[in-house]
RNA sequence: UGGGGAAUAGUGUAAUGGAAGCACGACUGAUUCUGGAUCAGUUAGUCGAGGUCCGAAUCCUCAUUCCCCAG
Numbered sequence: 001u002g003g004g005g006a007a008u009a010g011u012g013u014a015a016u017g018g019a020a021g022c023a024c025g026a027c028u029g030a031u032u033c034u035g036g037a038u039c040a041g042u043u044a045g046u047c048g049a050g051g052u053c054c055g056a057a058u059c060c061u062c063a064u065u066c067c068c069c070a071g
Stems, first nucleotide, its partner, number of pairs: 001070007010024004018054001025043006048062004
C1' cells in the first nucleotide's frame, strides 16, 4: 500500500429489516451468628458521522481502531 474480516451492557455471546436477548458480574433486599450458596428486584449496551426505508444492530457510503492474507 492492496484485499478480507471484526466492533452490541463492566466481561463473554445471540438477534429473517419490525420496540436488543442470554450468561457471568455489580448494586439492593430476603434468608444466615457472619460469609458462601439460594431466591426476588435493580443496574447497564448496538464504535462514530451520514444515507436508503413506514421502520436499520442488520442494507449502502465515509471515517476510526483491531485481526488475518499478499507485497